Background:
Predicted 3D model of a 127-nucleotide RNA (c-di-AMP riboswitch aptamer (ydaO/yuaA leader)) from a soil metagenome. Its Rfam family is "c-di-AMP riboswitch aptamer (ydaO/yuaA leader)". Its family is annotated with cyclic-di-AMP binding and regulation of gene expression in the Gene Ontology. RNAcentral holds the sequence, with entries from MGnify.
[in-house]
Order: sequence, then structure tokens, then C1' cells
RNA sequence: GGCCGAGUCUCCUCCAAAGGAGGGGAACGGGGGACCCACCCAACUGGGGUGCAUUCCGGGCAACCGGAAGGGGCAGUCUUCUUCAGCCCUAACCCGACAGCUAACCUCGUAGGCCACUGAAGGAGGA
Repeated sequence: GGCCGAGUCUCCUCCAAAGGAGGGGAACGGGGGACCCACCCAACUGGGGUGCAUUCCGGGCAACCGGAAGGGGCAGUCUUCUUCAGCCCUAACCCGACAGCUAACCUCGUAGGCCACUGAAGGAGGA
């Protein structure tokens, strides 16, 4: 100076201060939760949530490895959309027997990790 991501802005109080702690507001994001609609045979090998992070094939005792499809990401005047090409990722965690959608309502988060420093064509808006 940028990137992934909801994970930003602002106010007040306390501690002597650096700094830390606590509490509000806005904004963004998530979960639970009616009618209606949907599902409704029975198991258990339970089921469910955040997230792009799933499915299939092959190898392997397993951990894992390879491939395909699908999904996601990639500053150059600022934001954004589409197409092509290139380069990457396709994890991790949580709930605890339990949840379809869902107005009112209730409730939670505001982290963490990086430099994967990409090119072209076209469109829209702003300055």
C1' cells in the first nucleotide's frame, strides 16, 4: 500500500498514566422462532450449524496421495458487473439428541490469517 473474511465506525464510564477494563449507539453478519406452504414408511449408520471448502473415480490398513466435476479467491484513477486467459484454495470448527420455511419476537459475533503484488477486452456509476 493492499488481500481473504460479516468482522467496521462512534460515544460514555472506571483505573495515576502507557495502556487496560466495562457499558451504549450505528452498521454489517449468523442462529432460534407462527399462520400458509413443504416434509411425514421405518430405521440408525443419529441429526443439525458457520464456511467457497462438496460429489465422484483410482491407490492405500489408515493417515493420506492422484485425478475429474462442481464451488471460491486474485490493487493499479475509485467502486462495481460480464467475458477470456493465467495462478491459487477447496479447510477448520461448533451444537449435543435437538432445530424445514417462517412475520412479530428472542439471541449471538464484530475475529483470525496473509502478500496467492494478474493480465486483457467490454459495460455501468462516481470523483